Predicted 3D model of a 102-nucleotide RNA (Guanidine-I riboswitch aptamer) from a Syntrophomonadaceae bacterium. Taxonomically the source falls in Syntrophomonadaceae (Bacteria, Bacillati, Bacillota, Eubacteriales).
RNA sequence: CGAAAGUGUGUCUAGGGUUCCGCAUGUAGGACAUGGACUGGUCCGAGUGGCACAGGUGCUUAUUUUAGCACUACACCGUAUAGGGAUAAAAGCCCAGGCGGA
Numbered sequence: 001c002g003a004a005a006g007u008g009u010g011u012c013u014a015g016g017g018u019u020c021c022g023c024a025u026g027u028a029g030g031a032c033a034u035g036g037a038c039u040g041g042u043c044c045g046a047g048u049g050g051c052a053c054a055g056g057u058g059c060u061u062a063u064u065u066u067a068g069c070a071c072u073a074c075a076c077c078g079u080a081u082a083g084g085g086a087u088a089a090a091a092g093c094c095c096a097g098g099c100g101g102a
Stems, first nucleotide, its partner, number of pairs: 007054006015044002020041002022038001023035004055072006074097001076101004083095003
């Protein structure tokens, strides 16, 4: 001075909002309206959170593609309560392991 290739899927969580349900209010049972400065169920959901499965790499074994073992690391700060995008909406979602710095 330069350089990510650092995988994917499912599920759960931190977190997130408000379509639906519930809840609250409206004379309020049905229906309807409003409310997420409503605990919640559904819902969204992590690169730097958990788990599982798949994938990848190496070695050994087996012998015609089989089995086993090991590895799959690390991931701070700022921008940032930013900007843009999706969805009903928002977000630790996506742009994005971006950009800048150490």
The coordinates come from a structure-prediction model, not an experiment, and the mean pLDDT is 78.